RNAcentral holds the sequence, with entries from ENA and MGnify.
Transfer RNA from Thermostichus sp. DG_1_6_bins_120, 72 nucleotides, folded computationally.
The coordinates come from a structure-prediction model, not an experiment, and the mean pLDDT is 80.
Its Rfam family is "tRNA". By type it is a transfer RNA.
NCBI's taxonomy places the organism under Bacteria, Cyanophyceae, Thermostichales, Thermostichaceae, Thermostichus.
[in-house]
RNA sequence: GGGUUGGUAGCUCAACGGUAGAGCACUCGGCUCUUAACCGAUUGGUUCAGGGUUCGAAUCCCUGCCAACCCA
Numbered sequence: 001g002g003g004u005u006g007g008u009a010g011c012u013c014a015a016c017g018g019u020a021g022a023g024c025a026c027u028c029g030g031c032u033c034u035u036a037a038c039c040g041a042u043u044g045g046u047u048c049a050g051g052g053u054u055c056g057a058a059u060c061c062c063u064g065c066c067a068a069c070c071c072a
């Protein structure tokens, strides 16, 4: 320099172009002499950035940034 894949909650990851979710974690409660474990509930999002297409974009297109890998 060229190419491929990825970027979504604190973490690991989902999500036919049509209300962004799950598990774990945090917080609160139940259980327990106490802790852990277990059970229940709540909270938490500028979907990497900027444009475009569309009635409607996390999703499709373009550019840029970052990471991993492949080729040179």
Stems, first nucleotide, its partner, number of pairs: 001071007010024004018055001027041004048064005